[in-house]
RNA sequence: GGGGGCUUAGCUCAGUUGGUUAGAGCGCAUCCUUGACAUGGAUGAGGUCGCAGAUUCGAAUUCUGUAGCUCCCA
Numbered sequence: 001g002g003g004g005g006c007u008u009a010g011c012u013c014a015g016u017u018g019g020u021u022a023g024a025g026c027g028c029a030u031c032c033u034u035g036a037c038a039u040g041g042a043u044g045a046g047g048u049c050g051c052a053g054a055u056u057c058g059a060a061u062u063c064u065g066u067a068g069c070u071c072c073c074a
Stems, first nucleotide, its partner, number of pairs: 001073007010026004019057001028044005050066005
């Protein structure tokens, strides 16, 4: 230099044919349970969907550019 893959909650990851409010597990907070802790139960908070732009009535999802990580070729 060329090509492929990945980027979504604090962490690890889903997300179907573009469809109205974006999810799970773990973690975290509060409450119940205990003499206390752990375990268990209930409730809840937490998101610029890497960034910018475009297409569309509507974009995490399509297109273009760009950044980071990773693999292959040279």
Molecule: transfer RNA
Organism: Thalassobacterium sedimentorum